[in-house]
RNA sequence: ACGUAUUCCAAGGGGUGCCCGUACGGGCUGAGAGGCAUUGCGCCGACCCUUCGAACCUGAUCCGGGUCAUGCCGGCGUAGGGAUGGAAACGCGUUACUGC
Numbered sequence: 001a002c003g004u005a006u007u008c009c010a011a012g013g014g015g016u017g018c019c020c021g022u023a024c025g026g027g028c029u030g031a032g033a034g035g036c037a038u039u040g041c042g043c044c045g046a047c048c049c050u051u052c053g054a055a056c057c058u059g060a061u062c063c064g065g066g067u068c069a070u071g072c073c074g075g076c077g078u079a080g081g082g083a084u085g086g087a088a089a090c091g092c093g094u095u096a097c098u099g100c
Base pairs, nucleotide, nucleotide: 001094002093003092004091006088007087008086009085010084011050012049013048014047017028018027019026020025021024034044035043036042056081057080058079062075063074064073065072
């Protein structure tokens, strides 16, 4: 000097399922299954993700396993899509110069 883990600020992207019970509650998995309103679309909050992109969508009314049930687990997946700028950088790395 450059890059980067990480942090901060602003902006953007995304999902909100399954079951039990009359209600209102409870249970499962998960970072997240929340609130308001609607015939539906939506708005806000929390959470996650932003190209080093499995956050999330398509394939999918998919395939195998498991469960009371469900993307619950695995495959699919080296598949196809998918949303950015700035500042700092003690840590880590690379290069140059100088000294011993």
The RNA shown here (TPP riboswitch aptamer (THI element)) has 100 nucleotides and comes from Nisaea nitritireducens. Its mean pLDDT, the model's own confidence on a scale to 100, is 79. Taxonomically the source falls in Nisaea (Bacteria, Pseudomonadati, Pseudomonadota, Alphaproteobacteria).